[in-house]
Context: one part of a larger RNA
């Protein structure tokens, strides 16, 4: 100069504190760590791993395990030398299947034939492969401090010098944001602003809707918001309080943007790459059947239901949004208690169909506090469906069955508004689904915040050190 302090002094931030709702207990699901085990592939471990890579392990996917099988190889390029038009195509024989192994049809491209060409096939020759090591050898990508406000340079100036200044001080601001002032003056990377999305108004175009027109509404273009007015405060500044008009007020919400750097942080398994290391007749390569990744005394994380009367349960009635569909969506009908099946109309979609688009809600009726008409685990029995195939180990359905659980110890989490809470609906991923994860989309829609002592992190300055 740093870095550290159970050192100061200011300053922030769901950090506390007011609140509001979880979690830690119950049972489930899902990941992990141990155990197991022929394999339970592999990486990921505070914060910054743990519903994480995986946005779909029955086969495949798959890298793990038995076992069977191939060796110029499943994949590329090139040569040499045979044989065959290329090339399809079927059969038998072992066999789980890959494969092996023996046949048959069909036939003649360019070129007049030959020779070449091209393609396969066998034989060799370079060579291919490798999800094997090594993230402490790398690029690349990222994860945290953190959307914190700080990082650094030029020339100047002070110093023997390492360095300091500047970026210290006043004030203000989310902000190294701006005013003022000073040996310091100026630059650059970050802030902010441009960018996308929404709120309001004009216009411009429209396919769909409607009788038609307006309109909603999609797609464009523009306009609006700047402390611009007006008081007051303030150093007349920067600014910071209030008020007016306005759909919207001082950064209007939201996202998107992530400076130098630190964790030899994560990734050689997403890609790529340097070195190593394995390539043969038991391969660390490649195919192929069958298992396993789902194994369970247990401990941990994260979630879903729940524990009921704000509630359970029948019945009627009501109101969105995003999305997605031709190897799909599937409508009317009509069977079945349901899953679902028949059916076939429509739609490459504002048209047609998921999808009366929803359910938390609104009305009436019933249950009356109780392990119950809460609660749905777990099990037996019967089906649907997808797919060669549900045994390992799919989903659904439909009776019958009816376990723990009476609000949860010590401790711990999210969250400041259309937010938290709560209800539902779409989508990727995909033949199905183990989806209660994810990522969105709309419905209902709140309580509190005096305040910064003290906890957690953070900045700026100072201050002590026996560390660097």
């Nucleotide at each position: 100069a740093g870095a550290c302090g159970g050192g100061g002094a200011c300053u922030c931030a769901c950090a506390c504190a007011a609140g509001c709702g979880g979690u830690g207990g119950a049972c489930c699901a899902u990941g992990u760590g141990g155990c197991u085990u022929a394999a339970u592939u592999c990486g990921a471990u505070a914060a910054u791993a743990a519903g994480c890579g995986a946005g779909g392990a029955a086969c495949c996917u798959u890298a793990c395990c038995a076992g069977g099988a191939c060796u110029u190889g499943a994949c590329a390029c090139u040569c040499u030398a045979g044989u065959g038009a290329a090339a399809u195509u079927c059969u038998g024989c072992c066999g789980a299947a890959a494969g092996g192994u023996a046949g048959a049809a069909c036939u003649a491209c360019c070129c007049a034939c030959a020779a070449g060409g091209a393609c396969a096939c066998u034989a060799g020759a370079g060579c291919a492969g490798g999800u094997g090591c090594u993230g402490c050898a790398u690029g690349g990508u990222u994860g945290u401090c953190g959307u914190c406000a700080g990082c650094a340079g030029g020339u100047g100036c002070u110093u023997u010098g390492a360095a300091g200044u500047g970026c210290u001080c006043c004030c203000u601001u989310u902000a190294a944001u701006g005013g003022g002032g000073a040996a310091a003056c100026c630059u650059g990377c970050g802030c902010a602003a441009c960018c996308c999305u929404u709120a309001c108004u004009c216009u411009g175009u429209g396919u769909u809707u409607u009788a038609u027109u307006u309109g909603u509404c999609a797609c464009g273009g523009a306009g609006g918001a700047c402390u611009g007015c007006c008081c007051g405060a303030g150093a007349c500044a920067a600014u910071c309080g209030g008020g007016a008009g306005g759909a919207a007020g001082g950064u209007g919400a939201g996202g998107a943007u992530g400076a130098c750097g630190c964790c030899a942080a994560a990734u050689c398994a997403g890609c790529a790459u340097g070195g190593c290391c394995c390539u043969u007749u038991g391969a660390u390569g490649u195919c192929c059947u069958g298992g396993g990744c789902u194994g369970c005394a247990c401990a941990c994380g994260u979630g879903g239901u729940a524990c009921a009367a704000u509630g359970g349960g029948g019945c009627c009635g009501a109101c969105a949004a995003u999305g997605g569909g031709u190897c799909g969506c599937c409508a009317a009908g009509g069977g079945g208690u349901a899953a679902c099946c028949c059916g076939g109309a429509g739609c490459u979609a504002a048209u047609c169909c998921c999808a009366u688009c929803a359910a938390a809600c609104g009305g009436u009726c019933u249950c009356u506090u109780a392990g119950u008409u809460c609660g749905g685990a777990u099990u037996g029995a019967g089906g649907u469906c997808u797919g060669c195939a549900a045994c390992u180990u799919g989903a659904c359905c439909u009776c019958a069955u009816g376990a723990a659980g009476c609000u949860g110890g010590a401790a711990u989490c999210g969250c400041u508004a259309g937010u938290a809470a709560u209800c539902g609906c779409c989508a990727a991923u995909c033949a199905g689904c183990c989806a209660u994860g994810u990522g969105g989309c709309g419905a209902u829609g709140a309580a509190u915040a005096c305040g910064u002592u003290a906890c957690u992190g953070a900045g700026u300055c100072u201050u002590g050190u026996a560390c660097u």
RNAcentral holds the full RNA, with entries from Greengenes. This is a predicted structure of a 468-nucleotide part of an RNA (small-subunit ribosomal RNA, 3' major domain) from an uncultured bacterium.